[in-house]
Source information:
The part of an RNA shown here (large-subunit ribosomal RNA, domain II) has 642 nucleotides and comes from an Oscillospiraceae bacterium. The RNAcentral record of the full RNA draws on ENA. It matches the Rfam family "Bacterial large subunit ribosomal RNA". Rfam links the family to the GO terms ribosome and structural constituent of ribosome. Taxonomically the source falls in Oscillospiraceae (Bacteria, Bacillati, Bacillota, Eubacteriales).
Context: one part of a larger RNA
RNA sequence: UCCGGCGAGUUAUGGUAUGCAGCGAGGUUAAGUACCGGAGGUACGGAGCCGAAGCGAGAGCGAGUCUGAAGAGGGCGACGAGUUGUAUGCUAUAGACCCGAAACCGGGUGACCUAACCAUGUCCAGGCUGAAGUGGAGGUAAAACUCCAUGGAGGGCCGAACCGACCUCCGUUGAAAAGGCGGCGGAUGAGGUGUGGUUAGCGGAGAAAUUCCAAUCGAACCCGGAUAUAGCUGGUUCUCUCCGAAAUAGCUUUAGGGCUAGCGUUGCAUUAGAUUACCGGAGGUAAAGCACUGAAUAGGCUAGGGGGCGAGAGCUUACUGAACCUUAUCAAACUAAGAAUGCCGGAUAAUUGAUGUGCAGCAGUCAGACAGCGUGAGAUAAGUUUCGUUGUCGAAAGGGAAACAGCCCAGACCCACAGCUAAGGUCCCAAAAUACAUUUAAGUGGAAAAGGAUGUGGGGUUGCACAAACAACCAGGAUGUUGGCUUAGAAGCAGCCACACAUUAAAAGAGUGCGUAAUAGCUCACUGGUCGAGUGACCCUGCGCCGAAAAUUCAACGGGGCUAAAAUGUAUACCGAAGCUUGGGAUUGUCAUUGCUGAACAAAGUUUACUGAUAAAAAAGCAGUUGAAUCUGGUCGAAGAC
Numbered sequence: 001u002c003c004g005g006c007g008a009g010u011u012a013u014g015g016u017a018u019g020c021a022g023c024g025a026g027g028u029u030a031a032g033u034a035c036c037g038g039a040g041g042u043a044c045g046g047a048g049c050c051g052a053a054g055c056g057a058g059a060g061c062g063a064g065u066c067u068g069a070a071g072a073g074g075g076c077g078a079c080g081a082g083u084u085g086u087a088u089g090c091u092a093u094a095g096a097c098c099c100g101a102a103a104c105c106g107g108g109u110g111a112c113c114u115a116a117c118c119a120u121g122u123c124c125a126g127g128c129u130g131a132a133g134u135g136g137a138g139g140u141a142a143a144a145c146u147c148c149a150u151g152g153a154g155g156g157c158c159g160a161a162c163c164g165a166c167c168u169c170c171g172u173u174g175a176a177a178a179g180g181c182g183g184c185g186g187a188u189g190a191g192g193u194g195u196g197g198u199u200a201g202c203g204g205a206g207a208a209a210u211u212c213c214a215a216u217c218g219a220a221c222c223c224g225g226a227u228a229u230a231g232c233u234g235g236u237u238c239u240c241u242c243c244g245a246a247a248u249a250g251c252u253u254u255a256g257g258g259c260u261a262g263c264g265u266u267g268c269a270u271u272a273g274a275u276u277a278c279c280g281g282a283g284g285u286a287a288a289g290c291a292c293u294g295a296a297u298a299g300g301c302u303a304g305g306g307g308g309c310g311a312g313a314g315c316u317u318a319c320u321g322a323a324c325c326u327u328a329u330c331a332a333a334c335u336a337a338g339a340a341u342g343c344c345g346g347a348u349a350a351u352u353g354a355u356g357u358g359c360a361g362c363a364g365u366c367a368g369a370c371a372g373c374g375u376g377a378g379a380u381a382a383g384u385u386u387c388g389u390u391g392u393c394g395a396a397a398g399g400g401a402a403a404c405a406g407c408c409c410a411g412a413c414c415c416a417c418a419g420c421u422a423a424g425g426u427c428c429c430a431a432a433a434u435a436c437a438u439u440u441a442a443g444u445g446g447a448a449a450a451g452g453a454u455g456u457g458g459g460g461u462u463g464c465a466c467a468a469a470c471a472a473c474c475a476g477g478a479u480g481u482u483g484g485c486u487u488a489g490a491a492g493c494a495g496c497c498a499c500a501c502a503u504u505a506a507a508a509g510a511g512u513g514c515g516u517a518a519u520a521g522c523u524c525a526c527u528g529g530u531c532g533a534g535u536g537a538c539c540c541u542g543c544g545c546c547g548a549a550a551a552u553u554c555a556a557c558g559g560g561g562c563u564a565a566a567a568u569g570u571a572u573a574c575c576g577a578a579g580c581u582u583g584g585g586a587u588u589g590u591c592a593u594u595g596c597u598g599a600a601c602a603a604a605g606u607u608u609a610c611u612g613a614u615a616a617a618a619a620a621g622c623a624g625u626u627g628a629a630u631c632u633g634g635u636c637g638a639a640g641a642c
Stems, first nucleotide, its partner, number of pairs: 011094013026050003032044005054061002064076004097235002100232001104225006115199009124189001126158003129154001133150006162186003166183002169180002201217001203213003210219001248261005262365002264362007273352005278346004288335002293331003298326003304320002306317004368393007376385002398409003413585004418581003424575003427560003433572001435570005445562001451546002455543010472530005478503003483497003509524001513522002
C1' cells in the first nucleotide's frame, strides 16, 4: 500500500409546521393513590394548562374598546375550531454529527540529569624554566652595583592520567536518541572529582547562550476543570423514484464566516404568465456633427502688443496676435439633431401549455471558469484584471474539432444486426464521390508583417507598328570648337554660366555612361541598311514567391501519402450522434370512459385465535419445615500429613 472488521445527526425538555388518530366549544390530566401475574397494565385523581373576547398605560368597559367635546373619523378587535397523543422536518437549551489544537487555570511530583551554593574527603606521571630572599667573592668611606652559588615563585612552559570539545572523515532505519578513527585545548588551578545537603515552575539557577531544571523548557512534569474552544482541515456508512439551483445585491472589526433578499423544493389556494405580429410611450447610446463647452489646422481681415523712424503729432513693419470670416478636423465626463436593439403599457390574433402570483414548511448558494459581443485598467500585453449581455461548463453523457471542462452539433428511461438527418465529412488507416469547371507548381495547401520581385491567370487604359515597329546584326554618329569662365590642366564628360548657338547633312546633344594628369579610346541618344509581326508603358484584381533562425530525428496535414486526395465555384448523391422516426418494453402524475373488486356508514344476528376479569391444573422461581455425608467452629485425648 491493499483486503476484511470496528468507526460519526443521538437523547431529554420546550417551541413551531405538517401527516395520522381520539374527542370537540371544548380538549387534557400531572404528581399521587388503589388493584393486578414481572417488564407493565387498568381504574381513580380536574390541581393545573390550552382554547372559547377583546380593547386600553390604567381605572375600567365589553362585541366592542381606545383616542376624542363628539353619536365624527381613525387604530386594534368581533361575525365559532380547538385540544390531547403520536410520527416526521426544523429550531432553542444542553458536549448536541465524529475526530483534531497551540493554549489557560487549580492542586500536586521532581535538583539520582543539569546550574549554583554549603559541608566533608580525594586526585593531578615525568620533564623544563629558575622570581624574591639568602650565602660567598669582587667593589665602595659606607652604599649602590657586578659575578658565582643557593633557593624554588608562577591563574609560568612541554606533556600522560583527568577534564574539555577547535577541524576533517566515517556514521545518519547508527555499534551509539550525539558516537568512532586521526589530529586539537587545559593539565597547581577561577582545576578535576566522590559522598551528603540547600534552592521549584507567576519559580529556581545562570563567568548570560532564551542556557539548564530527569533524552521535555520564551516558562518542567502528573492529575483535575474537560467532551476547553476551533467562523478551520478531514471524515460522515443501504437502494429506488420525482424536481433541481447558486457562485449575485444590501449590511457586517466584514471579505474563504454570517443575516435578509434573489435563484430551488414540498404543500395549499388562486388564475394568470411568456414569445411574435400590431398600436402607444419615455430615452440621448452607436454613427454623425461642430450650434454650445473645450481641443486643434491653413489662410484672409484686424483691435492690441513688440521693433524701427520721428522733437512731437504720427508714420512704418518679411515680428506677434484676441475677436470675426473661409477651409479641413477631434472629444467618456461636448450635443442643434439622432438610430438599430432593448425597456414600459395595451386590445386582438397565432404559438406555448402551467411556465404566473400569494401564503406556509425546509434548503443549498455568497472562491465561479471560458467563449462571442460592448466598455474600463494594462502596453487596443497575458490562459491578466473590473463590469454589462448571451451561451456552454459548473451540475451534461453522445457526434465533430487527431488527443482537448468552457468551441461546433445535440440534451442519454431500457432493448433492436431497422430507417432519416445535424455539425463534420466521402484515396487508405476509417463509414461514405478517386463528381464536374477553373486556378495554384509554391508540398502553397499544412504558421507570420513591413517591404521586395519581367512568377502566373482575368479585366481595362494608352503608345509604336507592312509607308516595316520592338530585339539582334552591319554602317554612320561629323564641323565652327579645346563653347565661355575657372584652373597647373578642364578638350562633350571636376565645377560654374547659357540664346544652351550655328554649319554640313539620312542623322549626329556645346553631349547618356565608362575612361585619361589632360588628350586619346569605347559607348549612348539620333540616322540608314538587313530581317519580317507584333512590341512597350500603366491601372484594377485571383492564386502563388522571397522576407522566414532554437534548442533529444522527422515534429507548423492525426499518419500514410497527395499535384489533387490543394484552392475557388457549382450540382447531385452518400456517410454520419444516445438527435428524430420505427418496433417492443419499464415507471409515473392528472383527467375521462368501461369493467371488476368493494372500503366506509346504518340495522339485526352470530362468531372470535384480540383485550380485560375470574377459576382450576401444571410449573420456573421464591419462602418455610425435616435432613445424610462433607465442611467450619468448639470440647476431650500422650501424639498426628490420624